[in-house]
A computed fold for a 161-nucleotide RNA from Actinomadura rubrisoli, annotated as c-di-AMP riboswitch aptamer (ydaO/yuaA leader). The prediction has a mean pLDDT of 76. RNAcentral holds the sequence, with entries from Rfam. The source organism's lineage runs through Bacteria, Bacillati, Streptosporangiales, Thermomonosporaceae and Actinomadura.
RNA sequence: GCAGCGGCAACGCCGAGUCCGCCGUCGCGCGGAGCCGGGGAACCACCAUGCGCCGGACUCCAGCAGUCCCGCAUCGGGGUGAAUCGGCCUGUCCUCAGGCCGUAGGGCCACUUCCACGCCCGAACCCGUCAGCUAACCCGGUAGGCGGCCUGGAAGAAGGA
Numbered sequence: 001g002c003a004g005c006g007g008c009a010a011c012g013c014c015g016a017g018u019c020c021g022c023c024g025u026c027g028c029g030c031g032g033a034g035c036c037g038g039g040g041a042a043c044c045a046c047c048a049u050g051c052g053c054c055g056g057a058c059u060c061c062a063g064c065a066g067u068c069c070c071g072c073a074u075c076g077g078g079g080u081g082a083a084u085c086g087g088c089c090u091g092u093c094c095u096c097a098g099g100c101c102g103u104a105g106g107g108c109c110a111c112u113u114c115c116a117c118g119c120c121c122g123a124a125c126c127c128g129u130c131a132g133c134u135a136a137c138c139c140g141g142u143a144g145g146c147g148g149c150c151u152g153g154a155a156g157a158a159g160g161a
Base pairs, nucleotide, nucleotide: 011147012146013145014144018033019032020031021030022029023027034142035141036140037139038138039137044132048074049073050072051071052070055069056068057067058066059065076130077127078126079125080124085102086101087100088099089098090097091096105121106120107119108118111156112155113154114153115152116151
């Protein structure tokens, strides 16, 4: 001097996930502020499909038919999140699983915003037949994971020598 690994401090990134206080107990403890999420009126919106008249009522000159009710069968639905949707391929045929390529959408690019270049994500989990919106009101969360940059233009702002 270079490379790799580990630790600490500070800084930075995704994310709501930060800060403060209390104790005869230091705990899977309690409380508060800030931030985040769910439930929950009016108004508005929504109120599926099929079958049954040897089920009923009404409309119609009658019937077909139409509307409403009733019965049976079929399909469930919803939440957090950017994380939806599509095509192709492979494997124990379907189911299902995996892989690849895109995509709605999302993040970073170190003062802020916009643009450009570039680099990434495009998951996972939960409720359990139940929830549209929603004032009052009610309930809950405040985790986890990661990084080592010094790109450009415009406008604005701040600070230093």